[in-house]
Context: one part of a larger RNA
RNA sequence: GAACGAACGCUGGCGGCAGGCCUAACACAUGCAAGUCGAGCGCCCCGCAAGGGGAGCGGCGGACGGGUGAGUAACGCGUGGGAACGUGCCUCUUGCUACGGAAUAGCCUCGGGAAACUGGGAGUAAUACCGUAUGUGCCCUACGGGGGAAAGAUUUAUCGGCAAGAGAUCGGCCCGCGUUGGAUUAGGUAGUUGGUGGGGUAAUGGCCUACCAAGCCGACGAUCCAUAGCUGGUUUGAGAGGAUGAUCAGCCACACUGGGACUGAGACACGGCCCAGACUCCUACGGGAGGCAGCAGUGGGGAAUCUUAGACAAUGGGCGCAAGCCUGAUCUAGCCAUGCCGCGUGAGCGAUGAAGGCCUUAGGGUUGUAAAGCUCUUUCAGUGGGGAAGAUAAUGACUGUACCCACAGAAGAAGCCCCGGCUAACUACGUGCCAGCAGCCGCGGUAAUACGUAGGGGGCAAGCGUUGUCC
Numbered sequence: 001g002a003a004c005g006a007a008c009g010c011u012g013g014c015g016g017c018a019g020g021c022c023u024a025a026c027a028c029a030u031g032c033a034a035g036u037c038g039a040g041c042g043c044c045c046c047g048c049a050a051g052g053g054g055a056g057c058g059g060c061g062g063a064c065g066g067g068u069g070a071g072u073a074a075c076g077c078g079u080g081g082g083a084a085c086g087u088g089c090c091u092c093u094u095g096c097u098a099c100g101g102a103a104u105a106g107c108c109u110c111g112g113g114a115a116a117c118u119g120g121g122a123g124u125a126a127u128a129c130c131g132u133a134u135g136u137g138c139c140c141u142a143c144g145g146g147g148g149a150a151a152g153a154u155u156u157a158u159c160g161g162c163a164a165g166a167g168a169u170c171g172g173c174c175c176g177c178g179u180u181g182g183a184u185u186a187g188g189u190a191g192u193u194g195g196u197g198g199g200g201u202a203a204u205g206g207c208c209u210a211c212c213a214a215g216c217c218g219a220c221g222a223u224c225c226a227u228a229g230c231u232g233g234u235u236u237g238a239g240a241g242g243a244u245g246a247u248c249a250g251c252c253a254c255a256c257u258g259g260g261a262c263u264g265a266g267a268c269a270c271g272g273c274c275c276a277g278a279c280u281c282c283u284a285c286g287g288g289a290g291g292c293a294g295c296a297g298u299g300g301g302g303a304a305u306c307u308u309a310g311a312c313a314a315u316g317g318g319c320g321c322a323a324g325c326c327u328g329a330u331c332u333a334g335c336c337a338u339g340c341c342g343c344g345u346g347a348g349c350g351a352u353g354a355a356g357g358c359c360u361u362a363g364g365g366u367u368g369u370a371a372a373g374c375u376c377u378u379u380c381a382g383u384g385g386g387g388a389a390g391a392u393a394a395u396g397a398c399u400g401u402a403c404c405c406a407c408a409g410a411a412g413a414a415g416c417c418c419c420g421g422c423u424a425a426c427u428a429c430g431u432g433c434c435a436g437c438a439g440c441c442g443c444g445g446u447a448a449u450a451c452g453u454a455g456g457g458g459g460c461a462a463g464c465g466u467u468g469u470c471c
Stems, first nucleotide, its partner, number of pairs: 001471001003469002006467005013343006019336002021301001026299003030296003035060003040057002043054004067254003076179007085171002090167008098132004108121005138147003152159002180226003187217003192214008229251004233244004256277005279290004307333001309332003315329001316327004346376004356367004380412001382407005390398001415460005420441003426455005436443002
């Protein structure tokens, strides 16, 4: 000098755009953040009807979106390859969609419980479940054969269902190379390394298991310890390089702590389930409920970081044939000079160089065209009026916003740091090694341009300084 997710001190007019718990992955009151479908199904309630509402079964979605960086030195990430895989919804192609059955929730009834909830009985529907048929193609095969599907709805025009093939998308897996410090960590390893058989998986594989062999890694740093999410990027620098990984984007990991599986195309699942633990809450003491590292917000910690806001209008997502519903994603508004950028705080004229201040050799000098005064202008802010685009035929939270016009009046709007040298900018008074200053050198002990105040000056400016960090 440059930079910052900054903080602190003094000061503070406006706008645009961005940013805003870096600390306790500390604990959380309250509200909201994932629902939707009656064109799958049977019921119940309101209603004359049309229609509306409700729980339940069922379908799809709750694996996306949003948060955080604890863990992780790893095929985690980056980059370039690979073969033994899966893929709901979407696109294309071919074929099929036949006949039956038994249940169960809701409801009714009888109970248990303080509650959360839950047991027995009767009976009911389906695009829920099961069987049979068919089965080109599909799968297995010892090549003889064997296995294996569907679902209907209605407004009669559609929406669906099943099998198979292809695509697209997304994902799982493997490998080469790269990826912090420490040797005051030198040996590490028994499923360990490899093989065979078997199991498991969508799939390869010690992934698992039985047996066999004794390997495998390591000074080109294994193992261990410490630290750390990685990258595109950001910042600095002429570059090489250094530092860094907020916001935005990609990937990964996590969801009170630890473990586990279920369902499913996809999870070992943030607002699902089970078990254990810590903590909090309710309880009739028998037993239950909970998980903000979602958006706001609270306490705490801290130098320090915002509203318990509006709207689904746009973009996108889920469901639905649709109308639509939901969406703290998102779009907006609020707060904060936190940053960047822009603008203003007036312009011209104005000397008897007024008054006052300060200095003075007492003559004067300086503040200083500065003020006053005269002539103007009205950006921004203010008041009144008009008023978009963003939206497409309709629909605008923002919002009567941006913007335009008119009006009034210089009117409402300047501070901060510094002035010994480095380093631009000097005098007076006070103080007297005191009080104090200080980035380094160093100032202060009676003439201090270095402390304090004042006048003057220099620098930057809605900021200016200080501190911290990095180059």
Overview:
Small-subunit ribosomal RNA, 5' domain from an uncultured bacterium, 471 nucleotides, folded computationally. It matches the Rfam family "Bacterial small subunit ribosomal RNA".